[in-house]
SAM riboswitch aptamer (S box leader) from a soil metagenome, 112 nucleotides, folded computationally. RNAcentral holds the sequence, with entries from MGnify. Its mean pLDDT, the model's own confidence on a scale to 100, is 83.

RNA sequence: CAUCUAGAGGGGUGGAGGGACUGGCCCAGUGAAGCCCCGGCAACCACCUCGAACUUCGGUUCGAGGAGAGGUGCCAACUCCAGCAGGCUCCAGCAGAAGGGCCUGAAAGAUG
Numbered sequence: 001c002a003u004c005u006a007g008a009g010g011g012g013u014g015g016a017g018g019g020a021c022u023g024g025c026c027c028a029g030u031g032a033a034g035c036c037c038c039g040g041c042a043a044c045c046a047c048c049u050c051g052a053a054c055u056u057c058g059g060u061u062c063g064a065g066g067a068g069a070g071g072u073g074c075c076a077a078c079u080c081c082a083g084c085a086g087g088c089u090c091c092a093g094c095a096g097a098a099g100g101g102c103c104u105g106a107a108a109g110a111u112g
Base pairs, nucleotide, nucleotide: 001112002111003110004109009038010037011036012035013034017027018026019025021083022082023081024080039075040074041073044071045070047066048065049064050063051062052061053060054059079108084105085104086103087102088101089100090099
């Protein structure tokens, strides 16, 4: 800096944890994490084609598309939800608090 509402799991081993953190809510002896094997998803990098700009004419950058044999990543739940800020809204006469719901942005995190 870019992306994060899509997509994709079986076996062996192991033996109680896991979902980053906190709170919630979930998953887990009908077998968690970890490790191994095989499979899959996706298309960030690498690769191929086309176009544009720049160029020291070697290329570089940007955009569109392709492919999936390479390097990563990923394969419960939107990054599982919230956390901070703002806006809208509900609770009945009015105004407000607490609380609930929705939206937007940030922070944090993940991957490249």